Predicted 3D model of a 104-nucleotide RNA (SAM riboswitch aptamer (S box leader)) from a Bacteroidales bacterium.
RNA sequence: CACUUAUCUAGAAAGGCGGAGGGACUGGCCCUGUGAUGCCUUAGCAACCUGCAUGAACUGCAAGGUGCCAAUUCCUGUUCCGAGAAAUCGGAAAAAGAUAAGUC
Repeated sequence: CACUUAUCUAGAAAGGCGGAGGGACUGGCCCUGUGAUGCCUUAGCAACCUGCAUGAACUGCAAGGUGCCAAUUCCUGUUCCGAGAAAUCGGAAAAAGAUAAGUC
């Protein structure tokens, strides 16, 4: 990198460095010199793997390996359904993406 499976409306920030972009991509809409993104430290959230419980489970506890800590994956994109004169609005499924576990 590719594939498979599961989940994605819950939850959880302070300090230091640094100095202009960032929120994957599109179009929006936002965040940002009252210091973003990023890196480091310390806390925290969660419970996929893991460990323990006589341990099967859609069970409980712990927190070692990951992960996460603006906005629902921020909304959106493709298809279908419904409402509407239209703009647009509502719903469902997909695609894409993220994370975990596994496979080559």